The RNA shown here (small-subunit ribosomal RNA) has 1414 nucleotides and comes from an uncultured delta proteobacterium.
Rfam family: Bacterial small subunit ribosomal RNA.

RNA sequence: GACGAACGCUGGCGGCAGGCCUAACACAUGCAAGUCGAACGAGAAACCAGAGCUUGCUCUGGUGGACAGUGGCAGACGGGUGAGUAACGCGUGGGAAUAUACCCAGUAGUACGGAAUAGCCUUUGGAAACGGAGAGUAAUACCGUAUACGCCCUUCGGGGGAAAGAUUUAUCGCUAUUGGAGUAGCCCGCGUUAGAUUAGAUAGUUGGUGGGGUAAUGGCCUACCAAGUCGACGAUCUAUAGCUGGUUUGAGAGGAUGAUCAGCCACACUGGGACUGAGACACGGUCCAGACUCCUACGGGAGGCAGCAGUGGGGAAUAUUGCGCAAUGGGCGAAAGCCUGACGCAGCCACGCCGCGUGAGCGAUGAAGGCCUUAGGGUCGUAAAGCUCUGUGGAGGGAGAAGAAACCUGACGGUAUCCCUUUAGCGAGCACCGGCUAACUCCGUGCCAGCAGCCGCGGUAAUACGGAGGGUGCGAACGUUGCUCGGAAUUAUUGGGCGUAAAGCACAUGUAGGCGGCACAGCAAGUUGGAUGUGAAAGCCCAGGGCUCAACCCUGGAAGUGCAUCCAAAACUGCUGAGCUUGAGUUCCGGAGGGGCCCAGAGAAUUCCCGGUGUAGAGGUGAAAUUCGUAGAUAUCGGGAGGAAUACCAGUGGCGAAGGCGCUGGGCUGGACGGAUACUGACGCUGAGAUGUGAAAGCGUGGGGAGCAAACAGGAUUAGAUACCCUGGUAGUCCACGCUGUAAACGAUGAGUGCUAGGCGGCGGGGGAGUUUGACCCCUUCGUUGUCGAAGCUAACGCGUUAAGCACUCCGCCUGGGGAGUACGGCCGCAAGGCUAAAACUCAAAGGAAUUGACGGGGGCCCGCACAAGCGGUGGAGCAUGUGGUUUAAUUCGACGCAACGCGCAGAACCUUACCUGGGUUAAAUCCACGAGAAUCUAGCAGAGAGGCUGGAGUGCCCUUCGGGGAAUUCGUGCGAAGGUGCUGCAUGGCUGUCGUCAGCUCGUGUCGUGAGAUGUUGGGUUAAGUCCCGCAACGAGCGCAACCCCUAUCGUCAGUUGCCAGCACGUAAUGGUGGGAACUCUGACGAGACUGCCGGCCUAAACCGGAGGAGGGUGGGGAUGACGUCAAGUCCUCAUGGCCCUUAUGCCCAGGGCUACACACGUGCUACAAUGGUAUAUACAGAGGGCAGCUACCUGGCAACAGGAUGCGAAUCUUUAAAGUAUAUCUCAGUUCGGAUCGGAGUCUGCAACUCGACUCCGUGAAGCUGGAAUCGCUAGUAAUCGCAUAUCAGCCAUGAUGCGGUGAAUACGUUCCCGGGCCUUGUACACACCGCCCGUCAAGCCAUGGAAGCUGGGAGUACCUGAAGUCGGUCACCGCAAGGAGCCGCCUAGGGUAAAACUGGUAACUGGGGCU
Repeated sequence: GACGAACGCUGGCGGCAGGCCUAACACAUGCAAGUCGAACGAGAAACCAGAGCUUGCUCUGGUGGACAGUGGCAGACGGGUGAGUAACGCGUGGGAAUAUACCCAGUAGUACGGAAUAGCCUUUGGAAACGGAGAGUAAUACCGUAUACGCCCUUCGGGGGAAAGAUUUAUCGCUAUUGGAGUAGCCCGCGUUAGAUUAGAUAGUUGGUGGGGUAAUGGCCUACCAAGUCGACGAUCUAUAGCUGGUUUGAGAGGAUGAUCAGCCACACUGGGACUGAGACACGGUCCAGACUCCUACGGGAGGCAGCAGUGGGGAAUAUUGCGCAAUGGGCGAAAGCCUGACGCAGCCACGCCGCGUGAGCGAUGAAGGCCUUAGGGUCGUAAAGCUCUGUGGAGGGAGAAGAAACCUGACGGUAUCCCUUUAGCGAGCACCGGCUAACUCCGUGCCAGCAGCCGCGGUAAUACGGAGGGUGCGAACGUUGCUCGGAAUUAUUGGGCGUAAAGCACAUGUAGGCGGCACAGCAAGUUGGAUGUGAAAGCCCAGGGCUCAACCCUGGAAGUGCAUCCAAAACUGCUGAGCUUGAGUUCCGGAGGGGCCCAGAGAAUUCCCGGUGUAGAGGUGAAAUUCGUAGAUAUCGGGAGGAAUACCAGUGGCGAAGGCGCUGGGCUGGACGGAUACUGACGCUGAGAUGUGAAAGCGUGGGGAGCAAACAGGAUUAGAUACCCUGGUAGUCCACGCUGUAAACGAUGAGUGCUAGGCGGCGGGGGAGUUUGACCCCUUCGUUGUCGAAGCUAACGCGUUAAGCACUCCGCCUGGGGAGUACGGCCGCAAGGCUAAAACUCAAAGGAAUUGACGGGGGCCCGCACAAGCGGUGGAGCAUGUGGUUUAAUUCGACGCAACGCGCAGAACCUUACCUGGGUUAAAUCCACGAGAAUCUAGCAGAGAGGCUGGAGUGCCCUUCGGGGAAUUCGUGCGAAGGUGCUGCAUGGCUGUCGUCAGCUCGUGUCGUGAGAUGUUGGGUUAAGUCCCGCAACGAGCGCAACCCCUAUCGUCAGUUGCCAGCACGUAAUGGUGGGAACUCUGACGAGACUGCCGGCCUAAACCGGAGGAGGGUGGGGAUGACGUCAAGUCCUCAUGGCCCUUAUGCCCAGGGCUACACACGUGCUACAAUGGUAUAUACAGAGGGCAGCUACCUGGCAACAGGAUGCGAAUCUUUAAAGUAUAUCUCAGUUCGGAUCGGAGUCUGCAACUCGACUCCGUGAAGCUGGAAUCGCUAGUAAUCGCAUAUCAGCCAUGAUGCGGUGAAUACGUUCCCGGGCCUUGUACACACCGCCCGUCAAGCCAUGGAAGCUGGGAGUACCUGAAGUCGGUCACCGCAAGGAGCCGCCUAGGGUAAAACUGGUAACUGGGGCU
């Protein structure tokens, strides 16, 4: 795009078409084929006339013509259906051996006779259908005779055969025959679906002769004879199917299809048969058989809608039991006419195509309302309302056709159409809106409900589900489903491919077939041109015309690419003839070679046997063991046996078609190559089937068996180890003969021929130049074998004269993945198995090449307290603290590998506090309105308190008319709102952690690539560093690195108090205490200094190494500083914030409790276990900080915590004993004078308050613990270790924490193999959520289709035998008939039925096999 459609929703009108695609299922009822009296006999009703008379009956005559009959013509057309049919059925084009009623034309006739018979009448059987008998009768019914131009037969003499009349006198008929037209039968060429998992078929089969039969040819039939005929150009068989003009799609070639209309065929309940006839083996005829239905008096009968309507049934689905012969056409008739479910019309159905309408113009307050909103507005929207018009359709009224070619005649139909009136009134839906694909928002829902053509949506912000608003598309329709063509170059003739995506047979020889060199002649099959015939009509196309237009219809033309015949041409192909040499082959010479087969021989090595020497091990492995060995192994020497394989040479070297071939010699033999002469004369290429060869393993028979070695055994390894390793070891490996016939049989690349740049090699030959004469070098030409590459090709990788380039010829093969190279069938095989080779079902991918990452128990380079080297810890104990778990009314919440766990918490007794229990409650802020009182202070009551109740004091400022009003502020009420540590860190901002202070991460332009991307950023060096240098299709740039900043180490300048004190002076028991000083220390501001600057070595350079000087040397030490990004990392409980949720509560207030629980587990710490120590006494030296609700000197009291006094200091001024250390003494190795937990008692301090649940002091008590398993952490120098001091938070403190400060002060680093993490380059990848990836097989469970299967049950076809209706044909003495002939009987054939055996093909099945999905 199309539809004979169906379904869903909706539905106004008209025109033209169409309407059982399924059950060729069964059918009630009505109708669909009759007509002719001008062929015939008889003649009802009715009417007329007459007669009789019983005056309403009978008879006669006439008109009339019904029902039925004889006869003629038509029922073979028209109408229906598509079951069968793969066929001369159909299409197309030819042909000869034919017939033909009605029609047309011609010729000749139409004479004379006869015998019957139906109807009718009588009678009779039967329920009926339908008959039987008798009497009589007509014809255009039947028969005979006569005649025969022409006709037929013939033995060529001859023989045979016809008719019908009617009548209105016009004609219409009849007979014979000739011709025509139209029709029908027959034959032939070509075309006409699929399957080879159908390869052989055929006995009337093929042909001949004689005969029969037919309208006619013919095995059409029959007898005899011969043995043929068809088939890979697909016979036979099976499945499916009416064929065509056409229809539909397509640019075309093609594909699909065969409704309506038209041509042909076939069929008429199923099967068979003939009769009649011009024509039938007959839809509405007949006979028989069968199935089914109906009637019946049970004896017997009737029927055939695939005609038109209609019914049931089937189905997703397809109409009225209508009107009319008015038209067109048909039958009969002389005609009038009759008949006609053909046909013309109407009815039903949006089933299709076409046309029209549902209004038109103006109309902004952009109304109301809906929806959205950033709250401003936007949108539906000129849409509505309103004003002005129109009237297609509808309704009412009036008029009113054509269709009717002389008259007459109209079903449709009072229809089409026209005029008048009437009202904007009665008439719009459907689908879609994530992309493809035109069209977007809100709400609801929350992987639910649902959507979905493909991709895919939905797990709390869904443009994808459902609803709404809006929009888009089409519009009396719109969607969905189905089917078909296109897109699909996705079966490729036009017009594809096969190295790696699916695809080259394992290789060769060769049959059929296909294709084929140069030149000549002839022929004309192919080919080309012309002509003629045909290619029905309709349809398509073009032109014109008719319905108002269109659809539709009419007229004419063109086209119909085809087929046939004739004529012509001769280039190409073909055929025939006669030639040529270049393709191919032959001959001669030559050399190369693991080419093949056979025979003989050789040495090395392994093993075994014998003998000698010799002694305790050997062997084997990562390490071992099994194993061998004192019965003498291994080792070593000598001798022997046997089998297999041939080191070095040996090489992308050679040979062969491939498989494959390797010691030496000999015999036989194939092929290729080089050179040269002559010869043959296209002898060629490819190659379906076919035939041969064909590694290894395997099989059969017989040998052989040294080594090796499936299976097997043992030992190890391991969680296991039916493996890898080891010790043994059998088939086998070897030989002969036979089979198998497959491999990643690979160059994953079929064979052949020609053409198209080269460079450098190897091997085998030939020719030449040079020459130092060589195993030399160079040039050249064939063959072969490699490598790199131009053009070109390719998706890329790559190929590239050995093509995967450009062309030709032939063969094989492919058409998404899985199922599956499987099942079934067939063929082959001894078997194993091989060859050929599907489907159901299932998925939306499977695959190739390349790219970027990530990863690797891949590689290279490098770094880091990463390992190593060291020091000290943790893990064991007690306690502190955090976490898990458990418990609880609650033990609030968060954090979970590193990167949660002394974390948020730099301070949970109340508060904090978010949790629990109980009590209570619109508490507080802003604005506005109203009311009251200024504010403010304070007492009492009950209560756990919050809160509540009742009082008291107190009135200020401004204005004032003295009534009052106002400002500010408080309280109450209302409006409005607030509040939430409630949820979502996976909706977010901000902040933070981590990789990681690792050296990386990118961009612009250019270039390369089809592209993703690459290059730059890689490479060579170097660095802490993508730091720098060199090179380079790159050149530059940015964020990072470094530097700039702070502290610290040295010095200088300036300044000199509260700090300092060298020199001068005073003073003290003593002290910078005082005067003074500004030197030093120090303080803190500004500077200097370090830059690989200098020297040497080395290097192309960058850099590196060493040295000097220097306080400091190679980023001096430390800090701050954290690229692009990763982890949906952490935080909604700091804060902010979208959405959701709560609103006498999930908000707020209060009291008490809890966060402090305790069988247990883990992390982080403290204190220890002691003598490098504890205790006691004495004594020395810091830095950095803090301080007024504070730090506190000093004095007194207390054992002490502390208390009472008191002083200085808002601080370089006052406040602080530093400790380890040093000195002396003691303890003497023990659960201790170590260790201090726990518990008892007594206190101090803070604070409303130390019970749950504070710290500290004193006295007493004195637990575990004697250096810590597996494992694990930190640290590279002022570091570790060790020692104390200070601060934040804070009333106090559970601080042993955190953050800082200084004192004392080490050891070690060979080095980068390994563990961990990281950086760069490279490689592989089936990973990309990226190895915590992906993914294989069994098993378990569910579902689905399928193979096998004992069996069970169908189907169609064939064969054989039995039976055999009707009927044609043949035969026939008895019966009938005057006769012709008939009946009956017999025979052949035969539908159907039965039986038998085998084959084929379905369904089903216990059980069973694999497969797919989840």